[in-house]
């Protein structure tokens, strides 16, 4: 230099053929507890990496950019 993957919650990851972006752990509140933990029940938390483009509708699909990781010269 070239070619492949990857990028969602605070962490690890979903989301089928484009059609309300969820779960698990962390947190916060509450019940239970002498109290703590563990159980239960609820809350909250998001520019889906960043921009463009198709479309009624984009995490999903094209374009380009950055950032990671791997191959190959």
């Nucleotide at each position: 230099g070239c070619c492949g993957g990857c990028u969602u919650a605070g962490c690890u990851c979903a989301a089928u053929c484009g059609g309300u972006a969820g779960a698990g752990c962390a947190a916060c509140u509450g019940a239970c507890u002498u109290g703590u933990a563990a159980u239960c029940a609820g809350u909250a938390g998001g520019u889906u990496a960043u921009u463009g483009g198709u479309u009624c509708g984009a995490u999903u699909c094209c374009g380009a950019u950055a950032g990671c990781c791997g191959g190959c010269u």